[in-house]
RNA sequence: GCGCCUGUAGUUUAACGGAUAGAACACAGCCCUGCGGAGGCUGGGAUCGAGGUUCAAUUCCUCGCAGGCGCA
Numbered sequence: 001g002c003g004c005c006u007g008u009a010g011u012u013u014a015a016c017g018g019a020u021a022g023a024a025c026a027c028a029g030c031c032c033u034g035c036g037g038a039g040g041c042u043g044g045g046a047u048c049g050a051g052g053u054u055c056a057a058u059u060c061c062u063c064g065c066a067g068g069c070g071c072a
Stems, first nucleotide, its partner, number of pairs: 001071007010025004018055001027043005048064005
């Protein structure tokens, strides 16, 4: 330099182009408890960036960025 793949909460990860972007762990608060790191309830938190297509984009297209793999 070329080609392919991936990018969503702190982490791991769902979401035929359509419903308030869902869940687990973690975190915070409350309850429970002799104490709580166990158990129960509640809560905050995310689509890599910029454009395009579309009535509607996490999803499709283009460019860029980051990571991984292969070739040179």
A computed fold for a 72-nucleotide RNA from a Candidatus Parcubacteria bacterium, annotated as transfer RNA. The prediction has a mean pLDDT of 81. Lineage of the source: Bacteria > Bacteria candidate phyla > Candidatus Parcubacteria. It was read from a public genome assembly. Its Rfam family is "tRNA". It is annotated as a transfer RNA.